The RNA shown here (transfer RNA) has 71 nucleotides and comes from a Candidatus Micrarchaeota archaeon.
The coordinates come from a structure-prediction model, not an experiment, and the mean pLDDT is 83.
The source organism's lineage runs through Archaea, Nanobdellati and Microcaldota.
[in-house]
RNA sequence: GCGGCAGUAGUCUAGCGGUAGGACGUGGGCCUUCCAAGCCUAAAACCCGGGUUCGAAUCCCGGCUGCCGCA
Numbered sequence: 001g002c003g004g005c006a007g008u009a010g011u012c013u014a015g016c017g018g019u020a021g022g023a024c025g026u027g028g029g030c031c032u033u034c035c036a037a038g039c040c041u042a043a044a045a046c047c048c049g050g051g052u053u054c055g056a057a058u059c060c061c062g063g064c065u066g067c068c069g070c071a
Base pairs, nucleotide, nucleotide: 001070002069003068004067005066006065007064010024011023012022013021018054026042027041028040029039030038047063048062049061050060051059
């Protein structure tokens, strides 16, 4: 330099045009003499910029970062 794959709450991950979901963690509550465990509940995310579309996490273009391969 070229090509492929990936980027979604603090962390891990699902979702492939139509409401962004789960687990762990965190806050609050219940329970317990206390803690832990358990139960209920809340907040929290689509890497960035454009384009297409009635509508984009999803499709297209460019960029950034990481991994892999080629040179």